[in-house]
RNA sequence: GGGGAUGUACCAGAGUGGCCAAAUGGAACAGACUGUAAAUCUGUCGUCUCACGACUUCGGUGGUUCGAAUCCACCCGUCCCCA
Numbered sequence: 001g002g003g004g005a006u007g008u009a010c011c012a013g014a015g016u017g018g019c020c021a022a023a024u025g026g027a028a029c030a031g032a033c034u035g036u037a038a039a040u041c042u043g044u045c046g047u048c049u050c051a052c053g054a055c056u057u058c059g060g061u062g063g064u065u066c067g068a069a070u071c072c073a074c075c076c077g078u079c080c081c082c083a
Stems, first nucleotide, its partner, number of pairs: 001082007010026003018066001028044005046055003059075005
């Protein structure tokens, strides 16, 4: 230099343009159980709210669209192949 893959919640990782604050597992927090712990079970697990609900978010900036994690353009990072 050329080609390809990839970037999602604390971690891993799924995610047909609408049914997504986004499956699942782990971690964390709270509770049950236990003499204590581990294991197991239940709940929570972006922010605000007593709740209903509201708002913001998927590497960054723009764009398309009534509507974008998903499509498009450019940029950034990582990995693989060729040279």